[in-house]
């Protein structure tokens, strides 16, 4: 220098073919216990890397930029 994959909650990851952004873990308080752990139900937490474009509508499609991984040179 060129190719490929990837970027979503604090962490690990979903989201079929474009149509209300979710799960598990973690965190908070509650129930339960003499207390702790475990368990149960609830809540909090998101500019979907960034900037544009297409569309009635973008996490998804297109372009550019940046980061990470990988292959070639």
């Nucleotide at each position: 220098g060129g190719g490929g994959u990837u970027u979503u909650a604090g962490c690990u990851c979903a989201a079929u073919a474009g149509g209300u952004a979710g799960a598990g873990c973690a965190u908070a308080g509650g129930c339960u216990u003499u207390g702790c752990a475990a368990g149960c139900a609830u809540a909090u937490g998101g500019u979907u890397a960034c900037a544009g474009g297409u569309u009635c509508g973008a996490g998804a499609c297109c372009u550019g930029u940046a980061g990470a991984c990988u292959c070639c040179a």
Molecule: transfer RNA
Organism: Aplysina fulva